[in-house]
């Protein structure tokens, strides 16, 4: 040089045949227990969904380009 496939909360991931306010475990953060810690339990906070543009009444979802990772062929 090709070709594939991934990117979504600190971290691993769901959601994705386009429609109503994007959700889970762990993690923190606060509360209950407890003498205290740890375990439990309940609550809360955190996302411009890579990045730009495009289709579309409307995009996490479709399509281009770019960045970054992966595997694969040469």
């Nucleotide at each position: 040089g090709g070709g594939c496939c991934c990117u979504u909360a600190g971290c691993u991931c769901a959601u994705u045949c386009g429609g109503u306010u994007a959700g889970a475990g762990c993690a923190a953060c606060a509360g209950a227990c407890u003498c205290a810690u740890a375990a439990u339990c309940u609550g809360u906070g955190g996302g411009u969904g890579g990045a730009u543009g495009g289709u579309u009444c409307g995009c996490u979802u479709c399509c281009a380009u770019c960045a970054g990772g992966g595997c694969c062929c040469a």
Molecule: transfer RNA
Organism: Bacteroidia bacterium